[in-house]
RNA sequence: GCCCCUAUAGUUCAAUGGAUAGAACAAAGGACUCCUAAGCCUUAGAUGCAGGUUCGACUCCUGCUAGGGGCA
Numbered sequence: 001g002c003c004c005c006u007a008u009a010g011u012u013c014a015a016u017g018g019a020u021a022g023a024a025c026a027a028a029g030g031a032c033u034c035c036u037a038a039g040c041c042u043u044a045g046a047u048g049c050a051g052g053u054u055c056g057a058c059u060c061c062u063g064c065u066a067g068g069g070g071c072a
Base pairs, nucleotide, nucleotide: 001071002070003069004068005067006066007065010025011024012023013022018055027043028042029041030040048064049063050062051061052060
C1' cells in the first nucleotide's frame, strides 16, 4: 500500500428494510429478613462518526475513525 471481517446498554449477545431496538449478567430502588446473601417486584441505561438511497435504515451504499485478520 491492497483486500476481508467487526463496531448495539457497564459486560456478553439478539433484532427479514417496517411493532415502543430486546435478553442475560451487572447497577439503582422496593418488599422480605434480627442482619446479610439467594430468590421476588420495579426502574434507568445503547445502534462508532458524517453523508446518500428509501414512504421507512441497527440493517443497503460511500467516506472516515477504532479494533482484528490476510497478502505484499